[in-house]
Context: one part of a larger RNA
Molecule: small-subunit ribosomal RNA, 5' domain
Organism: metagenome
């Protein structure tokens, strides 16, 4: 020079656009972030024109594995990139085929009862698309025999849903070649460690895991092992090379108070599910119980240092629903910070006896300086009044949080708006007065000890400009 999630000093009109806890993944009051279906069941409660309708605690579905936050760990098949074979896939598309026969709880509920609470006992009733049995068919295992081995119906009159099984979409698991920070003041290293044969496991391959055999793998082309670190697409600098980076946005990975587990599921060992140990916190009737913002606001604490307990689901998305809807701090959108990038304004034109003052002078001048004042004009911005969107789509109808918001348009008036640094050289820009190696500056070189263009405040100029400077960090 450029850059920047900065920050601090001084000064601040407006507007678009982004972009805001880099630090304690320290600790959290409060509220809200995941519901949904009554067109799966039974059953209560209310309303009723007795026809019905509405609600909804439990049963049962789908969905809490998306979306949202973090970057703590991890040097790793974690990522990045090309290739693979031994796999699974709810809902979607698309083919093929089918639903026969049976039965038994268990909740709610009803009664008794523990208990302070949370939450439970125990009798007894009762449905279902919950649940089981039998039969059977592709389909699974198997060389063969042979074994295994499925389903549910509702609204209504047209259609959704059950069950198997082929394919595809998309998704997800797994293997391998290359690449992927420092340090040798870290040289050996490993015992399921390497590799076989035989079972366990998984959806799958495989020391993944057991039992038996063998001695093996790995390393100077850096093994182990100690340090730091999420990785890319990108951003930033540079003429590239190349160095630095991994806020924001987009892709994968991990994590969800620490640590382990494993349930259910098509999908998790699961953020706002569940067990177990711990630490911390609140509750208690001392028997026991209750939480987990690294969701969005918001507090305390760290810290130079980072916003609002805000509005709608109007749009786009996503869950459920046949739909109507209904959830939705995802999201759209207001607030807040000159954090930053862009754009606009602080007014134009004229105006000389070059006023007054200020500063300076050799006292003639000279500067400030066409600057003002002073005439003529605009009115972007401001204010005030008037219209007023687009963003809403689909067969019409309705439907907008932003928002009377953007913009439009008419009325007043130059009226509402300049500031910081910095002038010795590099480096654009000088004078006088104080100070007198003092008290200060300073990025380097260096000013200052009485004539200081370097320090202080003034006058002037000089450079930028709603910003100037400085300091950190990168090229």
């Nucleotide at each position: 020079g450029g850059a920047u999630g900065a920050a601090c000093g001084c000064u601040g009109g407006c507007g678009g656009u982004a972009u805001g806890c880099c630090u304690a993944a320290c600790a959290c009051a409060u509220g809200c972030a995941a519901g949904u279906c009554g067109a799966a069941c039974g059953a209560a409660u209310u309303c009723u024109u007795c026809g019905g309708a509405a609600u909804u605690a439990g049963u049962g579905g789908c969905g809490g594995a998306c979306g949202g936050g973090u970057g703590g760990g991890u040097a790793a098949c974690g990522c990045g990139u090309g290739a693979g074979a031994a796999u699974c896939u709810g809902c979607c598309u698309u083919g093929a085929g089918g639903a026969u026969g049976g039965g038994g709880a268990c909740a709610a509920c009803a009664g008794u009862u523990g208990g302070a609470a949370a939450c439970g006992a125990c009798u007894g009733c009762u449905a279902a698309u919950a649940c089981c049995c039998a039969a059977u068919a592709u389909g699974c295992c198997u060389a063969a025999c042979g074994g295994u081995g499925a389903a549910a119906u509702a609204u209504a009159u047209u259609u959704u849903g059950c069950c198997u099984u082929g394919a595809g979409a998309g998704g997800a698991g797994c293997u391998c070649g290359c690449g992927u920070c420092c340090g040798a003041u870290u040289a050996g290293u490993u015992a399921g460690u390497u590799g076989g044969u035989g079972g366990u496991g998984u959806a799958a391959a495989g020391g993944a895991c057991u039992a038996c055999c063998a001695a093996g793998g790995c390393a100077g082309c850096g093994a182990u092992c100690g340090g730091u670190a999420g990785c890319u697409g990108g951003u930033c600098u540079g003429a590239g090379a190349g160095g630095a980076u991994g806020a924001g946005c987009a892709g994968c990975c991990a994590c969800a108070c620490u640590g382990g587990g494993a349930c259910u599921g098509a999908g998790a060992c699961a953020c706002g599910g569940c067990c177990c140990a711990g630490a911390c916190u609140c509750c208690u009737a001392c028997g026991g119980g209750a939480g987990g913002c690294a969701g969005c606001a918001g507090u305390g604490g760290g810290g130079a240092a980072u916003u609002u307990u805000c509005c709608g689901c109007a749009a786009u998305g996503g869950g459920c629903g046949a739909a109507a809807g209904c959830c939705u701090g995802a999201c759209g959108g207001a607030g807040c910070a000159a954090u930053a990038c862009c754009g606009c304004g602080u007014g134009a034109g004229g105006g000389a006896g070059g006023a007054a003052g200020g500063u300076u002078u050799u006292u003639g001048g000279a500067u400030u300086g066409u600057a003002a004042a002073c005439c003529u004009c605009u009115u972007u911005u401001a204010a005030u009044a008037a219209g007023g969107a687009a963003g809403a789509a689909g067969a019409a109808a309705g439907u907008g949080a932003c928002g009377g918001u953007a913009c439009u348009u008419a009325u007043u008036g130059a009226a509402u708006a300049a500031g910081c640094a910095u002038c010795g050289g590099c480096u654009a820009a000088c004078u006088a007065c104080g100070u007198g190696c003092c008290a200060g500056c300073a990025g380097c070189c260096g000013c200052g000890g009485u004539a200081a263009u370097a320090c202080g405040g003034a006058g002037g100029a000089u450079g930028c400009a709603a910003g100037c400077g400085u300091u950190a960090u990168c090229c």